[in-house]
RNA sequence: CGUCGUUGCAGCGACGAAAAAUAGGUUCUUAGGCUGCAAGCGUCACGAAUUUUCGUGGGUGAAC
Numbered sequence: 001c002g003u004c005g006u007u008g009c010a011g012c013g014a015c016g017a018a019a020a021a022u023a024g025g026u027u028c029u030u031a032g033g034c035u036g037c038a039a040g041c042g043u044c045a046c047g048a049a050u051u052u053u054c055g056u057g058g059g060u061g062a063a064c
């Protein structure tokens, strides 16, 4: 410098040519993805549809 950890900014961490990960403080917990703010991509509940999709709602929690 670039890429990745859903997206934007910031942080944290990993990797070096491709896109993953046992990393992202520890433990337990949750479907909930590393964290904050915003989003609502994945995801979860309900309803409609029944090939595939659409609508409404939610947006992990606790301790240290």
Base pairs, nucleotide, nucleotide: 001016002015003014004013005012006039007038008037009036010035011034025064026063027062028061033041043058044057045056046055047054048053